[in-house]
RNA sequence: GCAGCUUAUUAGAUGAUCGCCCCAUGCUUAUUAAGAAAGUGUGGAGAGGAAAGUCCGGGCAGCAUAGAGCAAGACAGUCGCUAACAGCGACCGGGGGCAACCCUAGGGAAAGUGCCACAGAAACAAAACUACCCUUCAUAGCUUUGUGCGAAAGGAGGGAAAAGGUGAAACGAGUGGGGUAAAAGCCCACAGCAUGUUAUGGUGACAUGGCGUGAAGGUAAACCCUGUCCGCUGCAAGGAGAUCUGCAUUAAGAGUAGCUCGCUCGCAGGUCGAUAUCCGCUUGAUAUGGUAGGCAACUACUAGACUAGAUAGAUGAUCAUCCACGACAGAACCCGGCUUAUCGAUAAACUGCCAAC
RNA sequence: GCACCCGUAGCUCAGCUGGAUAGAGCGUCGGCUUGCGGAGCCGAAGGUCGUAGGUUCAAAUCCUGUCGGGUGUA
Numbered sequence: 001g002c003a004g005c006u007u008a009u010u011a012g013a014u015g016a017u018c019g020c021c022c023c024a025u026g027c028u029u030a031u032u033a034a035g036a037a038a039g040u041g042u043g044g045a046g047a048g049g050a051a052a053g054u055c056c057g058g059g060c061a062g063c064a065u066a067g068a069g070c071a072a073g074a075c076a077g078u079c080g081c082u083a084a085c086a087g088c089g090a091c092c093g094g095g096g097g098c099a100a101c102c103c104u105a106g107g108g109a110a111a112g113u114g115c116c117a118c119a120g121a122a123a124c125a126a127a128a129c130u131a132c133c134c135u136u137c138a139u140a141g142c143u144u145u146g147u148g149c150g151a152a153a154g155g156a157g158g159g160a161a162a163a164g165g166u167g168a169a170a171c172g173a174g175u176g177g178g179g180u181a182a183a184a185g186c187c188c189a190c191a192g193c194a195u196g197u198u199a200u201g202g203u204g205a206c207a208u209g210g211c212g213u214g215a216a217g218g219u220a221a222a223c224c225c226u227g228u229c230c231g232c233u234g235c236a237a238g239g240a241g242a243u244c245u246g247c248a249u250u251a252a253g254a255g256u257a258g259c260u261c262g263c264u265c266g267c268a269g270g271u272c273g274a275u276a277u278c279c280g281c282u283u284g285a286u287a288u289g290g291u292a293g294g295c296a297a298c299u300a301c302u303a304g305a306c307u308a309g310a311u312a313g314a315u316g317a318u319c320a321u322c323c324a325c326g327a328c329a330g331a332a333c334c335c336g337g338c339u340u341a342u343c344g345a346u347a348a349a350c351u352g353c354c355a356a357c
Numbered sequence: 358g359c360a361c362c363c364g365u366a367g368c369u370c371a372g373c374u375g376g377a378u379a380g381a382g383c384g385u386c387g388g389c390u391u392g393c394g395g396a397g398c399c400g401a402a403g404g405u406c407g408u409a410g411g412u413u414c415a416a417a418u419c420c421u422g423u424c425g426g427g428u429g430u431a
Stems, first nucleotide, its partner, number of pairs: 001353004006348005012322007020046001022044008048328001052339002055337005060234004067261004073229004077091005092106001093104004107225002112223002114219003124172001129164002132159006141149002174190005193214009238279003241272007253265003286305001288303006323326001358430007367383004376414001385401005407423005
């Protein structure tokens, strides 16, 4: 210099004017103690890295301070982090890349069931189409004439190692030797695989080695089995008033959105324009800086900080100057993740190749 | 907010307990028929099965993500 890989940051800037929402405060309506409302002045604050999709997990709230069993559902290497998770970190195994690095739904097919189309003989305890091997029948033929020998093609019985052909897959352990009519883990040696056990290292998944045993393929993102987790609802959750009438007296009924138990509760209706108003509502597993621990995710301590809170729903417009000419997009109870969208710019670590010193 | 459904030919739909050529009706195009047209008869074309991955020998079908559209309910 070129090519690549991983992570992080930023998300136009400055000023002026006119508006919007919220908070604090002064004044006026306004008089008296207080409060509320309206108008007006001043000051302060006002979207995001994804606020999005709503895909997971939690807080919070109601129903038992959420209880038991079943069903249903989710998850699936190991160790750790966390409020929790299907998330994150590190590692193990597998795959890809020259490498930095990236991907990985990664328990069980030797518990059982199902499925494996077409083709093919046969698709998983069954099988023999072509070709092959053995025995046998029978014949041509030979003949020493002994119901002796006996080929090819053919009939019958058996075999399954090598070959052909079909298919994604063909019985599923390779090489050599023994064995046999020919063969076959049928037997043996060595090598490989699976599994059990054991030794060493590791918290562990696992790695390396020893010994024993075993031989029927794939599919569990088919049913299923094993292990772990899981109550339901969802801020339109939910909370806050007065008064009257009827029924009921521990029975009936109602309540927590699958079932059974358990648990809890008196029930129904009217009026006050309560079809309103207020709370929930933003100080929080909060972010930032520092120190310490840890490979890391993360945690502890500490310092100062407060950073939208509406309820028809606010953050916009115009002008001037500058530049790299500005993408995706906008809160509605709140957080942790994941996923998706996104103009550009910048920084750091690392890898390969080329060149120079 | 919660619960759920659907994307297949130009249009409306089937197929979705995996099996190889993805079908049907209407429409389009060509031919026949007719004096011409319609109807009728014959034939043909037309498909990234919304999209990106994965599982499997094999995916429209199973699984996951994602995009678009729609329904119910308070």

This is a predicted complex of two RNAs, RNase P RNA and transfer RNA, with 431 nucleotides together. Rfam match: Bacterial RNase P class A. By type it is a ribozyme. Its mean pLDDT, the model's own confidence on a scale to 100, is 76.